[in-house]
Small-subunit ribosomal RNA, 3' major domain from cf. Phormidesmis sp. LEGE 11477, 475 nucleotides, folded computationally. The organism belongs to Phormidesmis, within Bacteria.

Context: one part of a larger RNA
Formats: sequence, C1' cells, structure tokens
RNA sequence: UGACGGGGGCCCGCACAAGCGGUGGAGUAUGUGGUUUAAUUCGAUGCAACGCGAAGAACCUUACCAGGGAUUGACAUCCUCGGAAUCCUUUUGAAAGAGAGGAGUGCCUUCGGGAGCCGAGAGACAGGUGGUGCAUGGCUGUCGUCAGCUCGUGUCGUGAGAUGUUGGGUUAAGUCCCGCAACGAGCGCAACCCUCGUCCUUAGUUGCCAUCAUUAAGUUGGGCACUUUAAGGAGACUGCCGGUGACAAACCGGAGGAAGGUGGGGAUGACGUCAAGUCAUCAUGCCCCUUACAUCCUGGGCUACACACGUACUACAAUGCGACGGACAAAGGGCAGCCAACUAGCGAUAGUGAGCUAAUCCCAUAAACCGUUGCUCAGUUCAGAUUGCAGGCUGCAACUCGCCUGCAUGAAGGCGGAAUCGCUAGUAAUCGCAGGUCAGCAUACUGCGGUGAAUACGUUCCCGGGCCUUGUACA
Repeated sequence: UGACGGGGGCCCGCACAAGCGGUGGAGUAUGUGGUUUAAUUCGAUGCAACGCGAAGAACCUUACCAGGGAUUGACAUCCUCGGAAUCCUUUUGAAAGAGAGGAGUGCCUUCGGGAGCCGAGAGACAGGUGGUGCAUGGCUGUCGUCAGCUCGUGUCGUGAGAUGUUGGGUUAAGUCCCGCAACGAGCGCAACCCUCGUCCUUAGUUGCCAUCAUUAAGUUGGGCACUUUAAGGAGACUGCCGGUGACAAACCGGAGGAAGGUGGGGAUGACGUCAAGUCAUCAUGCCCCUUACAUCCUGGGCUACACACGUACUACAAUGCGACGGACAAAGGGCAGCCAACUAGCGAUAGUGAGCUAAUCCCAUAAACCGUUGCUCAGUUCAGAUUGCAGGCUGCAACUCGCCUGCAUGAAGGCGGAAUCGCUAGUAAUCGCAGGUCAGCAUACUGCGGUGAAUACGUUCCCGGGCCUUGUACA
C1' cells in the first nucleotide's frame, strides 16, 4: 500500500421488509447430467453452464458411426500433353464411382497462337471442425451503468509511499459548494445521439373527411380544417415565488405547464478482476496427420432411457368452461412471395383466379372484453396426455424422425414439503398479434400493442456494493 475480520461509523441496491404472481408436486416441450450405444459429434459447468453456441439435426446441415470408393485430391496457384465447351443414350452399382456408344466442332487472332472449360501425367503443394483459449489476436461474459481509476508539477517522508482523491454539507454520481500544501489535468459521471409524450411550420398521396353534393361503401367530385405520415423547429433551465440552509451547494413546498427537478425508455460499460469463455465464426504461433486425423457417397446417429436437475408450456376449474351474436390495436412481412373473391370439403386443405415490387393489394377474423344462453361443484360439459382409425401438406424421400385435420380414446392432475425466483407503474399479472430462422417444422427467441393492480412502516437482520476508520503471526 492492499486484502481480510462472525471490528466500528456513514450510505446505496426488489438486498431484506410490505405486497402481487410464480418455481419446487402433475402431464408435456426443451436443455443438461448420468447410463446405454457401432455412434449417441463438439463446446458451455456456482452467481456469470443447463429453450446456452443452435435465428429452427428427415437427406443436406454434420463435425460422429458402419460400409462402399478414390489419393496432386471436394478447393487454390504453377508446368507438360491432348481435347471446344456441352448435351444425349446405355451397362453395372445403394449411391459415389467404374465402363461403352453417339451428337457437337464455338469465341478472339498479327494465323504463330490466346482466353475460358474438360481430361491425363509429374511434383512443388493442397487439406485437417486434429491438439494447445495455460502461447495468442479479435470478440464476449462478469463485478457494474457500481462511482470510481489515475497523471503532471509542487510539498511531506531516508524509503516503500503520502498529499491531491481526506474533512463539513449535498447529490443518482469523485454531482456540486465550502474548507484545506496543494494547484491543475485525463479516463469515467452528466450532457451531446435515438425513441415516446405537447405545440408550431412545411407538405397532401396510396392517408384523412368538418362543411357541400354523391354512393351499398371516403365510393366519386371537392377540400387538406382534423386525424395521420415525415422533415424542420419550439419547449424544462431548479428559469420564477416562498421556506430551510453557512450570504454556498442544495433540499422542501408552490405557481405556470403536455411534461418538473435525470420527464419515461434505449444506445453508451473507466482503470482493472476472474491464466473467466471462445483455436468449432474468423485469424494465428507451435505440435501432430499426409493412400489419412484430408476427401466423395449410401445408410444410421446427434431424436436412445431404470433415473436426477434446470428453463418453459398446459392445467387442476364457476373471477370458470361450452355455444351463438357484437366491438376495439400496434408493430411487422410479401414476387421462386403474400394470396382476395368464388367453388368443393365437417376440417386440415384443394381447384379456379383478381390485386399487389405495397400508407394503394394481401397475410388479417386480434384475443382477453361485451350481450344472450347452457353447465351447478363432480375427476365433471374441468383438464387434455396417451393410443387406434381415416385424411391433408411440404419435400427426391416423413420407417427410424416432420407438421396439421376429423372421428374415437380420455391418463396424471383437486393449487403442490423443505426450499427458492421475478417484479416499484403503464410495472407485475393477464390477453392475443407479428417477425427472423425456414421447402416443411416454435410451448423457444426477438418485437408489438390490449386490459391493468397491490405494496414500500422502515434499514435491526440476509446478500452484494461504495467511502472513512481500526486490528492482523496474510501478500
């Protein structure tokens, strides 16, 4: 100087408390451990691994296993020789591959040849998702959006170092004020950026409709006021008033205001810590393989199943479930695409077929909600697992191993032990919608809006963190 303390003081955080809803019990989905296996590819492992890499394993992917091939190679550059490229038919084979036959003679040209492509040959080499993340770059997680981490000069100390950065107040903040052997400065904080909330200006189509006419309909004429769209501005600064305070910083209350003291949300992550994670995104040193640890193909596996754990979904019902009728979003996506309307079908879907490269057309009925009605507390008109049959779709192909529909079947489950998680407001809870991935496949993920709470006395205690101080046989 640090680190640590079941030392002290001060302070903060959904840390506790106060509340609301869960997990832990059931079924299923998914990940992991374990076991099994020819293989169940590899990585991630307290918080900070476990719906994680994977924004989507039937083949491919694919790295794993079995079998069948081939060795200058699936891919790159160079050399020599031959041939246009390319297409068709056929034998064998699971395919890859191996073999046979035929068509075809292109482009540029200084007529020597050249460009591109294919085949054969020799070697330089290719290739490796092989090892090492404890050799590395880059990227990322985490403490933590915590308020800290440092430097120059000066001063003090023999020195390591100290001071500044401590102290008195204050703040979300090393934020600001005052004081002070310190005076300044840098990286952080804050602000500058994006978005939402109010108003104004500009603009008026594909959007909108107050007035006039018109229609089944903003459909059409007309209009751009309103809504809205998208560009530019205004607005909030403790600016004003009162009080408290040290004549300070600031705090408390109030006015005006759409918004008030950081207005809400996002992006933004200091010096560093964990030899944290990643050699399988990529790059890369070294080591290793080179008829194989490289490469092609078929089939299988990654989907196994006495079991254990994590994360979710659906429930156990009457604040509910079913039937019929009625209402209101936002944000997105669409040409190898979204698909209206019509027809067929109980339905998944199919047929036909208009529009739309989109504020124009389509996906697209939002659902919870409201109204009427049935059920009357039961393992039920709750719940839907499982299984049987019959169909549909995608795709070369749904057996291993996809999704959907109809009929039938109708399991566990009556609110969950010890324990444990999230959340402070348009939040929790609850309800649906969309997107990426994608041929097909979503209870996951990322977004979007609808309805919309309860509680916070307080900081004694648990956990984590910041500052000062003290003890120490620790570094």